[in-house]
RNA sequence: CGGGGCGUGGCCCAGUGGUUUAGGGUGCAUGGUUCGGGACCAUGAGAUCGGUGGUUCAAAUCCACUCGCCCCGA
Numbered sequence: 001c002g003g004g005g006c007g008u009g010g011c012c013c014a015g016u017g018g019u020u021u022a023g024g025g026u027g028c029a030u031g032g033u034u035c036g037g038g039a040c041c042a043u044g045a046g047a048u049c050g051g052u053g054g055u056u057c058a059a060a061u062c063c064a065c066u067c068g069c070c071c072c073g074a
Base pairs, nucleotide, nucleotide: 001073002072003071004070005069006068007067010026011025012024013023018057028044029043030042031041032040050066051065052064053063054062
């Protein structure tokens, strides 16, 4: 320098255009249970989906540029 892949709550992942206001697991907070803890149960908080711009009536999902990480080639 060229090509490809990935980037979604603290962590791991699903969702690839619309009716869920972005869902699940784990973690976290509160309460229950317990002599206390663990486990279990209930409730709750937390992500505008790497960034910017565009297409569309509508984008996490398509397009362009850009940032970060990984792989391949030179």
A computed fold for a 74-nucleotide RNA from Elusimicrobia bacterium RIFOXYA2_FULL_39_19, annotated as transfer RNA. The coordinates come from a structure-prediction model, not an experiment, and the mean pLDDT is 80.